[in-house]
RNA sequence: GGUGACGUGGCCAAGUGGCAAGGCAGGGGUCUGCAAAAUCCCGAUCGCCGGUUCGAAUCCGGCCGUCACCUCCA
Repeated sequence: GGUGACGUGGCCAAGUGGCAAGGCAGGGGUCUGCAAAAUCCCGAUCGCCGGUUCGAAUCCGGCCGUCACCUCCA
């Protein structure tokens, strides 16, 4: 340099055009003599920019980053 895959809360992770599931952590309630456990609630610019569309996490283009493979040089 080329090709491919991936990028979604603090962490993990589902979601392939129509309200962004779930788990862990955290915070706040209920409960408890205190705590633990249990239970309820809270929390997202979907890497960045642009395009298509009535509507984009999702489709298209460019860029950034991570990983894998290939090529070249030393």